[in-house]
Notes:
A computed fold for a 114-nucleotide RNA from a Chromatiales bacterium, annotated as Guanidine-I riboswitch aptamer. Taxonomically the source falls in Chromatiales (Bacteria, Pseudomonadati, Pseudomonadota, Gammaproteobacteria). Of the family's consensus pairs, 100% are formed in the model. The coordinates come from a structure-prediction model, not an experiment, and the mean pLDDT is 87.
RNA sequence: GCAAUGGGCAUCUAGGGUUCCGGUCGUAUCGACGACGUCGAUGCGGCGGCUGGUCCGAGAGAUGCCAUCCAGGCCGAUGGCCUGGACACACGGCGGGACAAAAGCCCGGGAGGA
Numbered sequence: 001g002c003a004a005u006g007g008g009c010a011u012c013u014a015g016g017g018u019u020c021c022g023g024u025c026g027u028a029u030c031g032a033c034g035a036c037g038u039c040g041a042u043g044c045g046g047c048g049g050c051u052g053g054u055c056c057g058a059g060a061g062a063u064g065c066c067a068u069c070c071a072g073g074c075c076g077a078u079g080g081c082c083u084g085g086a087c088a089c090a091c092g093g094c095g096g097g098a099c100a101a102a103a104g105c106c107c108g109g110g111a112g113g114a
Base pairs, nucleotide, nucleotide: 007066008065009064010063011062012061015056016055020053021052022050023047024046025045026044027043028042029041030040031039032038033037068086069085070084071083072082073081074080075079089109091112095107096106097105
């Protein structure tokens, strides 16, 4: 100086919407009551500018495990195991896509920028 590798998964969080649950509003039926209303149960419908549960969820967020590499050691020695270490840096649209839908998810360490 050049080349290659610079990875995967899980849990969680920022964040996200509304399939389901719940909530709330309306309505219908039934029942109760101190009764022309209120409450409860069930069905149907609206609402996520309803805190929530289920759910989605970070390249540039966290943690852990695995993989890889380096060093030392052991062994039955093209390799396996154990121990320690390394695993850096990272500003970023518009627009499009999926799931019920949206998003820091995917396109994307992209386009672009310095």